Source information
Glycine riboswitch aptamer from Pseudoflavonifractor sp. An176, 98 nucleotides, folded computationally. It matches the Rfam family "Glycine riboswitch aptamer". The family is grouped with related families in Rfam's "Glycine riboswitch clan". The organism belongs to Pseudoflavonifractor, within Bacteria.
RNA sequence: AUGUAACUCUGGAGAAGCUCAGCAAUGAGUGCCGAAGGUGCAACGUGGGGACCGCUGGUUCCCGCCAAUCUCUCAGGCAAAAGGACAGAGGAAAUCAU
Numbered sequence: 001a002u003g004u005a006a007c008u009c010u011g012g013a014g015a016a017g018c019u020c021a022g023c024a025a026u027g028a029g030u031g032c033c034g035a036a037g038g039u040g041c042a043a044c045g046u047g048g049g050g051a052c053c054g055c056u057g058g059u060u061c062c063c064g065c066c067a068a069u070c071u072c073u074c075a076g077g078c079a080a081a082a083g084g085a086c087a088g089a090g091g092a093a094a095u096c097a098u
Base pairs, nucleotide, nucleotide: 001098002097003096007090008089009088010087011086016030018029019028020027021026031078032077033076037074038072040070045065046064047063048062049061050060051059052058053057
């Protein structure tokens, strides 16, 4: 110096305006959704241990690490509002990376 980055603005899907109680928030029940968050998992690569071999190396087995818009629906959500992964624009400081 550049990126990362709080935050700001804009866009932003899916699924009962269900039933009962309640002024509402909400509680209970049933049916559903996946894009806050969270759970689980692969190949390649890599760490450790064992075995074998023609032994600077290779082969093989076991255990672990490693992702998502996938998966589970715990949480959250199912008119509007709010929220909302992600995308675009802007963007401090610190940390980290080059």